Predicted 3D model of a 323-nucleotide RNA (Bacterial RNase P class A) from Usitatibacter sp. Of the family's consensus pairs, 91% are formed in the model. Rfam family: Bacterial RNase P class A. By type it is a ribozyme. The sequence is in RNAcentral, with records from ENA. NCBI's taxonomy places the organism under Bacteria, Pseudomonadati, Nitrosomonadales, Usitatibacteraceae, Usitatibacter.
Parts: sequence; structure tokens; C1' cells
RNA sequence: GAAGCAAGCUAGGCGAUCGCUGCGCCACUUCGGUUGCGCAGAGGAAAGUCGGGACUCCAUAGGGCAGCGUAGCGGGUAACUCCCGUCCACCGUGAGGUGAGGAUCAGAGCAACAGAGACGAGUCCGGCCGCUUUCGAAAGAAGGUGGCCGGGGUGAAACGGGCAAUCUCUACGCGGAGCAACACCAAAUAGGCAGACGUUGACGUGGCCCACCGAGUCUGCGGGUAGGUGGCUUGAGCCCUGGGGCAAUCCAGGGCCUAGAGGAAUGGUCGUCACGGGCCCGCAAGGGCUCGACAGAAUCCCGCUUAUCGGCUUGCUUCACAC
Repeated sequence: GAAGCAAGCUAGGCGAUCGCUGCGCCACUUCGGUUGCGCAGAGGAAAGUCGGGACUCCAUAGGGCAGCGUAGCGGGUAACUCCCGUCCACCGUGAGGUGAGGAUCAGAGCAACAGAGACGAGUCCGGCCGCUUUCGAAAGAAGGUGGCCGGGGUGAAACGGGCAAUCUCUACGCGGAGCAACACCAAAUAGGCAGACGUUGACGUGGCCCACCGAGUCUGCGGGUAGGUGGCUUGAGCCCUGGGGCAAUCCAGGGCCUAGAGGAAUGGUCGUCACGGGCCCGCAAGGGCUCGACAGAAUCCCGCUUAUCGGCUUGCUUCACAC
């Protein structure tokens, strides 16, 4: 210098202006809110909703069956299909990467082509032996049947192995539903229950009385809906220092408060600086225009996977060259 491997960080900065959401303070208010000022306001993945948990309800979630998941060994964690270390196997020259990696002495299932036969045990060819049929005087020849040997041939594999990401067995784990959980407040209308008054005429009916009409009227209670409030962000939290450990990670001390919407806020415009790409002008120095990734909280947390314009840091490998 070139090509790579592994781990990690970042996700434009500053200012002006117009808005949006939450909180605090002041003022006004018809108590519903409004104005002003100040502070705070998306991500490394907020995504997929895949694994695990916190929390809530169902019985306090306990036992069994079914079902599902996991699988070398050891460690970490609240827990995990996660993470770390290590063994083995495979891939790579290497740094490194990948692995559902227990059991086929319980049972079942499966294997293209070739081959007589492929998971059942059997016999295509050959040799030997026993019995038997035919021919033959006999020796013997031809055939049938049963047993033994494994000589020949096929194939990856032929009474001996493979596959458990096929059923199965063993060990361990998992109760179900999910913040639209769940709790509280609570209209209108309809219906429910109780009481009172009513066909001997209630209520409607107006200040009162009479007449007419004719079967309900009033009060209270309770459930549920619309709507509202809580859950709702202080948490397995973040930062710094020291220590244990190869590491994942754990312990101690100090400091910090960092969105909380809910038909759903977190945005738009302009200026300037910086970086990168494209186009144009210019001999050059340079100048002008334009574009800037994936994406967007919804109860919260730990992981995994997937998407991503670029930039940066550290360690290591291989090759080439120079000293």
C1' cells in the first nucleotide's frame, strides 16, 4: 500500500420566525377554558410482534393428561429460542465464521439408480451334503426339494450399518388472556326491582273548580352503554469512578431525572457553517445550482431479526514492496 476479519461509536451544528403537546407560574374566566412567560418534547432500530419477563384479571395457578418448546459441558441473567467461555464437527491460506451437537442395546418408519433381494430377511449364479423322480445292468447323467459355505455380481449401504430438522424415548421448561388488561366516576333512551297514587277516574290540565277523554303516573334503588379519570411513566433506569472475573456480567461509592399523546403532539419556512454525491462555468485557484439514508413512540423492560445515505475509532489476518 492492497484485500479482508472482528468489536464499537455516530445518525449534521448554530440562529431567526410561525405553529403543536405536556408541566410550572401570573392574570382573566360564563369554571368548559383563554392569554402571557419559562422549561421539556422520537429511535438505533420507536419496525417485525419472534423469544422472555414485570404488571392486571381469571381461584391462592397446585396435581395429572394432551400439546408446544429446548438439548455437548460450564457460567451469566428477573427470564429467554438471549449472552459469555470452552470441547467437538464442518468451511476459510488466515484473522475468523457456522452448528436443533442427548438417545438407533425399547419400538416403529425411511433410502434414488443399479441389483435376484433395501430394512422384511432372504437366495440370481456357483460349490458341498441328505432325501427323492426319470433314464441306465452298473458307474453315472438330468431334474425336484431341504440344509451348509460365502466363491461371483449390484450398490453409499446386503442379518449389519445410517437417518431422531420422521414418529418415538429420556431430561428440563411452559396454566389462560392481555393496558382495547384492569379499577373508579357516570348522562340520555329503553328495559328491571321496590314503594305510593290510580277504572269509586290518577297524570296530562297552565291560579282554582266543573265537564269530556281513558290507563297508567310519580318517587327511589341497582346493573350496563356514551363520555370522563386513573393505570402512565422513577425504572431489572442513565452517567462517572473504583474493585472481582478470560468474558458475559456482578459489587461498592457519588451524581442525574430524560416525551407521555390518545383519532393520537414532537412540524413548516428562512439564513449560515460543515460533510458527501451529481450537473454546469473556468487553463487553474475557485464559483454557481441541486440532492441527502432507513424510518416515526402508544403500558413498560431485556433480547433476537430485519431496513439503513454516509462518517469515525480500536484490535487482528493475508499478500506485495522498502529498510